[in-house]
Molecule: RNase P RNA; transfer RNA
Organism: Thermodesulfobacteriota bacterium
RNA sequence: UGAGGAGACUGGGAAAUCGCUGGUUUUUAUAAACCGGAGGAAAGUCCGAACUCCACAGGGCAGAGUGCUGGGUAACGCCCAGGUGCCGUGAGGCAACGGAAAGUGCAACAGAAAAUAUACCGCCUUGUAUUUGAUACGGGUAAGGGUGAAAUGGCAGUGUAAGAGACUACCGCAUAAAAUGGUGACAUUUUAUGGCUGGCAAACCCCGCUCGGAGAAAGACAAAAUAGGGGAGCCUAUGACGGCCCGUUUAAUGCUCCCGGGUAUGUCGCUUGAGGUGUUCAGCAAUGAAUAUCCUAGAUGAAUGAUUUCCCCCGACAGAAUUCGGCUUACAGGUCUCCUCACUAU
RNA sequence: UGGGGCGUCGCCAAGCGGUAAGGCACGGGGUUUUGAUCCCCGCAUUCGGAGGUUCGAAUCCUCCCGCCCCAUCCA
Numbered sequence: 001u002g003a004g005g006a007g008a009c010u011g012g013g014a015a016a017u018c019g020c021u022g023g024u025u026u027u028u029a030u031a032a033a034c035c036g037g038a039g040g041a042a043a044g045u046c047c048g049a050a051c052u053c054c055a056c057a058g059g060g061c062a063g064a065g066u067g068c069u070g071g072g073u074a075a076c077g078c079c080c081a082g083g084u085g086c087c088g089u090g091a092g093g094c095a096a097c098g099g100a101a102a103g104u105g106c107a108a109c110a111g112a113a114a115a116u117a118u119a120c121c122g123c124c125u126u127g128u129a130u131u132u133g134a135u136a137c138g139g140g141u142a143a144g145g146g147u148g149a150a151a152u153g154g155c156a157g158u159g160u161a162a163g164a165g166a167c168u169a170c171c172g173c174a175u176a177a178a179a180u181g182g183u184g185a186c187a188u189u190u191u192a193u194g195g196c197u198g199g200c201a202a203a204c205c206c207c208g209c210u211c212g213g214a215g216a217a218a219g220a221c222a223a224a225a226u227a228g229g230g231g232a233g234c235c236u237a238u239g240a241c242g243g244c245c246c247g248u249u250u251a252a253u254g255c256u257c258c259c260g261g262g263u264a265u266g267u268c269g270c271u272u273g274a275g276g277u278g279u280u281c282a283g284c285a286a287u288g289a290a291u292a293u294c295c296u297a298g299a300u301g302a303a304u305g306a307u308u309u310c311c312c313c314c315g316a317c318a319g320a321a322u323u324c325g326g327c328u329u330a331c332a333g334g335u336c337u338c339c340u341c342a343c344u345a346u
Numbered sequence: 347u348g349g350g351g352c353g354u355c356g357c358c359a360a361g362c363g364g365u366a367a368g369g370c371a372c373g374g375g376g377u378u379u380u381g382a383u384c385c386c387c388g389c390a391u392u393c394g395g396a397g398g399u400u401c402g403a404a405u406c407c408u409c410c411c412g413c414c415c416c417a418u419c420c421a
Stems, first nucleotide, its partner, number of pairs: 001342010012311007020037007039317001043328002046326005051215004058246004063211005068082005083097001084095004098206002103204002105200002120145002122141004127137003153171002156168003172196001173194009219268004229259006239249002261420002275294008312315001347417007356370003364401001372388005394410005
């Protein structure tokens, strides 16, 4: 200098005027003054919780989710560290990563054969027909060809009619045991056994673990209004209980559904919270502990806007609606730190 | 705001691991003096989009995009 890898941050700035909206104070209920007013994703609603109601949640079946190890956390399918496998020259990246030797199932077309079976070409002729050759029938053979996404470990020798783990050595693999290191996944080494029983579980399934349901239109209180109406079902039921069964509980002034009717207002839930920031300590890290300090939107037809002036590199994706922790997706441009490879120069 | 479902030719749709049925419409031809009917042929390179699993994906999984439906108080 060029090409990359990992991580963190930022997301126009300054000022004025007029509006909208929340709070506080003053005040004649009007209004004025002061202070505050979108994001890293507020988004998708994909996970996990808090909170509320239903028995503060019970037993079984079904169903769903999850899946290497250790740690973190309120919890998680998230995060950190590690192991193994794959990719990359490398910095690094990716992985739904338990079980295919419990069972069932699937593999179109092609091919002889798609998992305990098989002979299309080729090779062989220990066999029969006739003595040789040749041919026919029968038989042997998975070493070679060919098919396919995938064809029963590799290589050398022995062996044979020709061949083959048929047998043997070495390498590889599987299973089991032991030793060493590690909390562990696992790694390394040694020994023994087996000629060595492919793929798919984001197919059913098996194993381990987790899960009650509904969701702020949850729910609580107050107020207004009327035809406090009509019909159907229900005591072995139905509802609570929104998969099913058991169990518990409710009992006609009752419960559920349908038709009809009324109202569509206020308050709470609603923002102080597993909160933010700084420092110190523990830890490889995620994170935790201690301490100091700060309060930072809360609407309900729903605010956060418009105009003007100056400057610059002329500004992306996009806007809260119960609240947090994550993940995922969208994102113009800019800044910083660490690292790798190649080339050149010193 | 929360919950549920759907997306296959211009329209209606079947297919849910083995390479996309069918009908209407459309285009061409035949039949007819001409038209309709009828008969034959054609019409999806991409199954809303992008990744992954698998030998193989419309189908299974994940993430996006679009559309539709349901749920509000009182007696």